[in-house]
Predicted 3D model of a 74-nucleotide RNA (transfer RNA) from a Myxococcales bacterium.
C1' cells in the first nucleotide's frame, strides 16, 4: 500500500431478511432469609450500540469517509 473481520452496559455477550421499547450471564446496589457471612429468592441502577455524516416512515443492522484492535498479501 492492498484486502478481509471485528468495536454494544464495569467484564462477557444475543438481537433472523431493517420492524419498532437493545436479550441474558458475572460483577455492583437495596430488601427477605442467617447470630453474622455465604448461598439462594425478589426487586433496581447502569449501554442509545467506537466517532461523524448519508438513505429509510424506521438503522446496533444497509451506505460513505475516519478512529482503534488483529489476520493475510506485497
Nucleotide at each position: 500500500c492492498g484486502g478481509c473481520g471485528c468495536g454494544u452496559g464495569g467484564c462477557c455477550a444475543a438481537a433472523u431478511c431493517g420492524g419498532a421499547u437493545a436479550a441474558g450471564g458475572c460483577a455492583c446496589c437495596g430488601c427477605a432469609c442467617u447470630a453474622c457471612g455465604a448461598a439462594u429468592g425478589c426487586g433496581g441502577a447502569a449501554a442509545c450500540u467506537g466517532a461523524a455524516g448519508g438513505u429509510u416512515c424506521g438503522a446496533g443492522u444497509c451506505c460513505u469517509u475516519c478512529c482503534g484492535c488483529g489476520c493475510c498479501g506485497a
Its mean pLDDT, the model's own confidence on a scale to 100, is 81.